[in-house]
RNA sequence: CCUUCUAUUUGCCAAACCAGUAGUGAUGCUGGGACGGAAAGCCACGGGUCUCAGGGAAAUGAGAUAGCCGGGUUGCGUUG
Numbered sequence: 001c002c003u004u005c006u007a008u009u010u011g012c013c014a015a016a017c018c019a020g021u022a023g024u025g026a027u028g029c030u031g032g033g034a035c036g037g038a039a040a041g042c043c044a045c046g047g048g049u050c051u052c053a054g055g056g057a058a059a060u061g062a063g064a065u066a067g068c069c070g071g072g073u074u075g076c077g078u079u080g
Stems, first nucleotide, its partner, number of pairs: 005080001012037002017032006035067001041073003045070003048065006
């Protein structure tokens, strides 16, 4: 220095729900709130799921989701 597991310390993030707000919507943002998380930091590249358009259906297009999975990338700690 790199990778994996694990211990400890300082801390970190924040589900559902509630209020406000943006959006046709999925959902996002802000505040409250903690279900949980060793990357629950970031990225929409591949897949999945969801929304809108389309249509008998399908194909297709545009979005959302990183706390669905994989992948990429950056970081903290330093017991073994």

Record summary:
A computed fold for an 80-nucleotide RNA from Paraferrimonas sedimenticola, annotated as c-di-GMP-I riboswitch aptamer. The prediction has a mean pLDDT of 84. The source organism's lineage runs through Bacteria, Pseudomonadota, Alteromonadales, Ferrimonadaceae and Paraferrimonas. It matches the Rfam family "c-di-GMP-I riboswitch aptamer". Rfam describes the family as follows. GEMM was predicted in a large-scale screen for bacterial structured RNA regulatory elements. The model forms 95% of the base pairs in the Rfam consensus.